This is a predicted structure of a 528-nucleotide part of an RNA (small-subunit ribosomal RNA, 5' domain) from an uncultured bacterium. The coordinates come from a structure-prediction model, not an experiment, and the mean pLDDT is 83.
Context: one part of a larger RNA
RNA sequence: GGAUGAACGCUAGCGAUAGGCCUAACACAUGCAAGUCGAGGGGCAUCACAUGAGUAGCAAUACGAUGGUGGCGACCGGCGCACGGGUGAGUAACACGUAUGCAACCUACCUUUAACAGGGGAAUAACCCGUUGAAAAACGGACUAAUACUCCAUGACACAGGGGUCCCGCAUGGGAAUAUUUGUUAAAGAUUUAUCGGUUGAAGAUGGGCAUGCGUUCCAUUAGCUAGUUGGUGAGGUAACGGCUCACCAAGGCCACGAUGGAUAGGGGAACUGAGAGGUUUAUCCCCCACACUGGAACUGAGACACGGUCCAGACUCCUACGGGAGGCAGCAGUGAGGAAUAUUGGUCAAUGGAGGCAACUCUGAACCAGCCAAGUCGCGUGAAGGAUGAAGGUCUUAUGGAUUGUAAACUUCUUUUGCAAGGGAAUAAAGUGGGGGACGUGUCCUCCUUUGCAUGUACCUUGCGAAUAAGGAUCGGCUAACUCCGUGCCAGCAGCCGCGGUAAUACGGAGGAUCCGAGCGUUAUCC
Numbered sequence: 001g002g003a004u005g006a007a008c009g010c011u012a013g014c015g016a017u018a019g020g021c022c023u024a025a026c027a028c029a030u031g032c033a034a035g036u037c038g039a040g041g042g043g044c045a046u047c048a049c050a051u052g053a054g055u056a057g058c059a060a061u062a063c064g065a066u067g068g069u070g071g072c073g074a075c076c077g078g079c080g081c082a083c084g085g086g087u088g089a090g091u092a093a094c095a096c097g098u099a100u101g102c103a104a105c106c107u108a109c110c111u112u113u114a115a116c117a118g119g120g121g122a123a124u125a126a127c128c129c130g131u132u133g134a135a136a137a138a139c140g141g142a143c144u145a146a147u148a149c150u151c152c153a154u155g156a157c158a159c160a161g162g163g164g165u166c167c168c169g170c171a172u173g174g175g176a177a178u179a180u181u182u183g184u185u186a187a188a189g190a191u192u193u194a195u196c197g198g199u200u201g202a203a204g205a206u207g208g209g210c211a212u213g214c215g216u217u218c219c220a221u222u223a224g225c226u227a228g229u230u231g232g233u234g235a236g237g238u239a240a241c242g243g244c245u246c247a248c249c250a251a252g253g254c255c256a257c258g259a260u261g262g263a264u265a266g267g268g269g270a271a272c273u274g275a276g277a278g279g280u281u282u283a284u285c286c287c288c289c290a291c292a293c294u295g296g297a298a299c300u301g302a303g304a305c306a307c308g309g310u311c312c313a314g315a316c317u318c319c320u321a322c323g324g325g326a327g328g329c330a331g332c333a334g335u336g337a338g339g340a341a342u343a344u345u346g347g348u349c350a351a352u353g354g355a356g357g358c359a360a361c362u363c364u365g366a367a368c369c370a371g372c373c374a375a376g377u378c379g380c381g382u383g384a385a386g387g388a389u390g391a392a393g394g395u396c397u398u399a400u401g402g403a404u405u406g407u408a409a410a411c412u413u414c415u416u417u418u419g420c421a422a423g424g425g426a427a428u429a430a431a432g433u434g435g436g437g438g439a440c441g442u443g444u445c446c447u448c449c450u451u452u453g454c455a456u457g458u459a460c461c462u463u464g465c466g467a468a469u470a471a472g473g474a475u476c477g478g479c480u481a482a483c484u485c486c487g488u489g490c491c492a493g494c495a496g497c498c499g500c501g502g503u504a505a506u507a508c509g510g511a512g513g514a515u516c517c518g519a520g521c522g523u524u525a526u527c528c
Base pairs, nucleotide, nucleotide: 001528002527003526004525006524007523008522009521010520013380014379015378016377017376019373020372021338026336027335028334030333031332032331035079036078037077040076041075043072044071047070048069049068050066051065054063055062056061086291087290088289096215097214098213099212100211101210102209105208106207110204111203112202113201114200115199116198118152119151120150121149128141129140130139131138132137158184159183160182161181162180165176166175167174168173189196190195217263218262219261224254225253226252229251230250231249232248233247234246235245236244266288267287268286269285270281271280272279273278293314294313295312296311297310316327317326318325319324344370346369347368348367352366353364354363355362356361383414384413385412386411393405394404395403396402397401419465420464421463422462423461424460428455431452432451434449435448436447437446438445439444440443472517473516474515475514476513477498478497479496483512484511485510486509487508493500494499
């Protein structure tokens, strides 16, 4: 000098843009953050409509009834909840980066393609009736449905076993054609009749899994470590290879090219600095990994050993009728605590994206916006031109004088960025929804109409008013740009280093003046 997720002191007009718990992976009140489908199902708690048996009433009307219709709480079922969002505790490791391999693997939804969907059965939730319990909830009886479950059929280019033929390679091996043979395995319907789904293969895409070479902090004041340890055979297990696990056999394996142990740490793209080499950092954004109160375990599922799922144990908090229960903000806000220190218990699904759905649509603290903060960067302003009697006042002085503040002010003319007031007023929707028409030729495109904007009456534009609403901070001995007077008298104090101060202090305190930056300026901390 540059830089910062900064903090502190003094000061502060506006906008744009990016950023904002670095500390206690400390504890959390409250609300929201993952639902959706009635075009799978039985139904009807609620709302609306319709119907009209009934009760009250002269009537209006009120009560009540009927799943009949729109729809729909809870329930069965499907898909999603493994994404998105957070954090960096652990991890020195195939975790990450890079480059390869899988003749050792999986992949829901999606795309292409081949084939198929025949017939039957038994339950169960909800509802209803009960029981237990303070509650959470649990249990019993009876009834019922399905795209829930299940049986039979059909069936292969699927899977498993056997027998021959051909081709290839990179060891184990891989591939192809079969008129070869035996066995096993499937399905589901809905509807507004446009379609949407179902089953089994093959291929693709996407996403993952595994293995390997190389790279990846410090300590030798850590020198030896290792029994599933190293290898083999066999078996089990896995989507898959493998001591992954087990039985048996052998005695191996790693290490001064640093094993083992300890300390520290998520890794990378990148960022800062530097002429570069290098050094430092890992906040924001992107990729990967790990974690979800602590520890362990599996279930479901295409995918989890699952942040807002389950079970067990533990600590903590809460409820309790003392028998027993409930909970997990390292999601978004917010609270307490810690700390030098870090924001709103905001708005909207309008756009982008995601889940479900034929769709309309619903949900979405993802996202987009708004709020707070000079915490960074960038831009604008706080006026411009003229104006010497060089005014007054201040300060200094060699003091009837002069110098300086200083064109500075006053005064004259001008402008109106900004501000205040009034008026107008977006883009973001070139998309999508609904309806009509048309084209190609059956799900796409074109066109017309209609409708959808949180931010927002915001940005922006126009007009009026009036210099009006807007400057500070640090420094002035040398380094280092900028000097005098007064006070103080080794005191009070300053200080980054050298050092100033003991009676003429350009170094302390004040004043005048000056210098440097400027809505900032200094100090502290850290890195180069």